This is a predicted structure of a 262-nucleotide RNA (Bacterial large signal recognition particle RNA) from a bovine gut metagenome. It matches the Rfam family "Bacterial large signal recognition particle RNA". The family is grouped with related families in Rfam's "SRP clan". Gene Ontology terms of the family: SRP-dependent cotranslational protein targeting to membrane, signal sequence recognition and signal recognition particle, plasma membrane targeting. From the family's description: The signal recognition particle (SRP) is a universally conserved ribonucleoprotein involved in the co-translational targeting of proteins to membranes. It is annotated as a non-coding RNA gene.
[in-house]
RNA sequence: GUGCCAGACGGGGAGGUAGCGGUGCCCUGAACCCGCAAUCCGCUAUAGCGGGGUUUCAUCCCCCGUUUGAGGCCUGUCGCUGUGGUGCCUGCCGUGCGCACGGAGCGUUGAAUCGUGGGACUCGUGCAACGGAAGACUGUGAACCGUGUCAGAUCCUGACGGAAGCAGCACUAAGCGGACCCUUUCGUGUGCCGCGAGGUCUCCUGCGAGGAGCCACCGGCAAUCGGUAAGACGGUAGCGACCUGUCGAGGACGGGGUGCAC
Numbered sequence: 001g002u003g004c005c006a007g008a009c010g011g012g013g014a015g016g017u018a019g020c021g022g023u024g025c026c027c028u029g030a031a032c033c034c035g036c037a038a039u040c041c042g043c044u045a046u047a048g049c050g051g052g053g054u055u056u057c058a059u060c061c062c063c064c065g066u067u068u069g070a071g072g073c074c075u076g077u078c079g080c081u082g083u084g085g086u087g088c089c090u091g092c093c094g095u096g097c098g099c100a101c102g103g104a105g106c107g108u109u110g111a112a113u114c115g116u117g118g119g120a121c122u123c124g125u126g127c128a129a130c131g132g133a134a135g136a137c138u139g140u141g142a143a144c145c146g147u148g149u150c151a152g153a154u155c156c157u158g159a160c161g162g163a164a165g166c167a168g169c170a171c172u173a174a175g176c177g178g179a180c181c182c183u184u185u186c187g188u189g190u191g192c193c194g195c196g197a198g199g200u201c202u203c204c205u206g207c208g209a210g211g212a213g214c215c216a217c218c219g220g221c222a223a224u225c226g227g228u229a230a231g232a233c234g235g236u237a238g239c240g241a242c243c244u245g246u247c248g249a250g251g252a253c254g255g256g257g258u259g260c261a262c
Stems, first nucleotide, its partner, number of pairs: 001262004007055003010028004018044005032052005061257008071247003076242008085233002089231002091228004098221002101219003105214002113209008121198006127191002129188007137178004146171004154163003
């Protein structure tokens, strides 16, 4: 020098897998071609397979070191957004209870409190009112079987005289009315009524003591209960930022290594 070979013609992350590589996703990027592949394809530590093509020993292939470093992933913290939950806390709303800080009201023309009397309350009773009943009053009221008087008539008698007695008249019993003045009795959803007894501090009121509070309407406060879910809390999902760790394409620099035949 010629011809050829090894090698190279991309790599990485997550996922998946017993594991490796690939197809699909993402990053990087100067990134040969065809076929296969996600309820997947090909393999087994030499870990895609099959076919074809380009290039040829070093800027180019292989190894090591330093440095920079896209991007991915794990853990954690923070922020934002969504979602469902809790009812501990903050807030808000409400019920009942309390305090008496502010306002209103009452109070020296006297608060709270205490004493005392009366009333409201209970029992008994009187009186009154009203109602019922009875009595008393009054009217009426018996063909005979009520009373009195009994004309006439009847009977007895020699007569005097006597007897019974209808009608009439008068009176009365039961009964039936009237009246409501009187008496008795019973009752009451009655009473600016009286008396006696009881009872209480709940209310009203008189008097006395006392001498500055009373009240809880509004606001406030404290605690309780119930509700709400804005904040809060913790859960979960997504996005973003950051720390640590891990993998790491690619770039820069340095060092080393690698053939065969003529």